This is a predicted complex of two RNAs, RNase P RNA and transfer RNA, with 446 nucleotides together.

RNA sequence: UCAGAGGGCCAGGCGGCCGCACUUGCUUGCAAGUGAGGAAAGUCCGGGCUCCAGCAAAGCAGGAUGCCGGGUAACGCCCGGCGCGGGUGACCGCAGGGACAGUGCCACAGAGAGUAAACUACCGGACUGUGUGUCCGGAAAAGCUGAAAGGGUGCGGUAAGAGCGCACCGGGCCGACCGCAAGGCAGGCCGUCACGGUAAACCCCAUCCGGAGCAAGACCAAAUAGGGGCGACACAUGCCGGGCUUUGCCGGUGUCGCCCGGGUCGGUUGCCAGAGCGGUCCGGUAACGGAUCGCCCAGAUGAAUGGCCGCACACGCAAAUUCCCUUGGGAAUUUGUGGGACAGAACCCGGCUUACAGGCCCUCUGACAUU
RNA sequence: GGGCGAUUAGCUCAGCGGGAGAGCACUACAUUGACAUUGUAGGGGUCACUGGUUCAAUCCCAGUAUCGCCCACCA
Repeated sequence: UCAGAGGGCCAGGCGGCCGCACUUGCUUGCAAGUGAGGAAAGUCCGGGCUCCAGCAAAGCAGGAUGCCGGGUAACGCCCGGCGCGGGUGACCGCAGGGACAGUGCCACAGAGAGUAAACUACCGGACUGUGUGUCCGGAAAAGCUGAAAGGGUGCGGUAAGAGCGCACCGGGCCGACCGCAAGGCAGGCCGUCACGGUAAACCCCAUCCGGAGCAAGACCAAAUAGGGGCGACACAUGCCGGGCUUUGCCGGUGUCGCCCGGGUCGGUUGCCAGAGCGGUCCGGUAACGGAUCGCCCAGAUGAAUGGCCGCACACGCAAAUUCCCUUGGGAAUUUGUGGGACAGAACCCGGCUUACAGGCCCUCUGACAUU
Repeated sequence: GGGCGAUUAGCUCAGCGGGAGAGCACUACAUUGACAUUGUAGGGGUCACUGGUUCAAUCCCAGUAUCGCCCACCA
C1' cells in the first nucleotide's frame, strides 16, 4: 500500500423566529423546565403487573427445549469450554440428546435398498456335441443403477473368489492418567468388523410450562328513553289480558313531584422512581455480581415531540486545471448544484430477529515493497 | 395497542416428502348459413420471497413481505 477478520460508538451540529404536549409557579395568561429509538418495528421468546378459575402437589393430554459448565428474576438469551465442519489465516457456522427400546419411510433407476441380492461377466460340474447352447452349483472380487450397494490398499491363497489368512490404514470395545463436566489420551483387546441414512417422521429419555391479556383490571358518571319505590291528583264502572260466550274475580293501563339502582356518551386511575441510568473501587478469564457516590430521564389518548430561515461540515453528481499513468482510470484544488439512512413511544422490563445513507475508533490476519 | 389466520394457473380451490393438479376461463379445430351449446386437442406455474433439514421440499423448520379476521361493559 492492497485485500480481509472481530469488536465498540455516533445517527446530524450551532443560532434566530413561529408553533405543539406535559409538569411546576404565580400576578390567570404568562414564565421556567422537560419532550422518541437503536431499533420505539416484527410480536418470535422470557418475566413483572392484573383478572379468571382453584387448575394446588402428583398424574393424563398437549406444547417447548436439548453437548458440558456458569450467569440471570427468567429465557429458546448471554459468557466460557468441548466436538464436528469451513477458511492459507485472523476467524466463522452448527435444531449439537438417543437410530443395539420399538415402528415407519428410502420414490425413479437398478439383479439387489436392509435378518442383503445373482442381470451381465467369472469358475466348477452335468447334458448336448460346436449354437461359446441349456441346467445345477460356487462366489460377492469386476461391470451396471443410485443420494446410499454391508470397510479400503497390497501380498498370499483359491477351480474362481471372499477378513479366508497376513501387514498397514480405518472402525469397535476396555481404559492408567488429566479435566467439576462435555471430553481428551498413553496403552491393551477384537477379523464373531457386530450395528446404512432419516427423530426440522412417529417415538424414547431428561427438564420446563394453568389460561387470558392494559381494549387486562378498578372507580366516577350527563342528557334522553326505559325500570323500581313512595306520595298527591284524576277517575271512564271505560280499554287490554288471563279462558269460546255471559256474569263475577284477578292483573295492567293516566298526569305530576321526589327518591333509588343498572347501562350508554364521557371522564379518572392503572401510567412511569425502575430487575432504572452514569462514575469509581472490589471479585470473576468472561457473561455478571457486590459496595459506594451522583442523577431523574416522554407519559400523549382521533393520540404532542413540528415548520421556516441562516452558518459551517460529512457525503453524492457535473465541469475546469494540475500531477501520476497503459487505452482508461486514480489523486488533489476550485466553481456550481444536490443534500441528510432506517424509522416514530402507546403498561413496563430482559433478549432475539429484521430495516439502516454515511462516518469515527480499537485490536488482529494474509500478500507485496522498503529498511 | 393486543390476539389469530391465509398465500398453489387469469378466478375459485384440491394436493401422504418423490409425476404439480381439478372446475370455470383462454386458444385452435370439428359441428352450424351464422352464433350459442356440445365434442376433440392444446397453451398457461418463480407453489409469495429468502435460507435451513433431507438423497430429494408445495409439503417439515426458521425469517421476511402482502392480505384478511377478532376485541369495551352487562347478560
The prediction has a mean pLDDT of 78.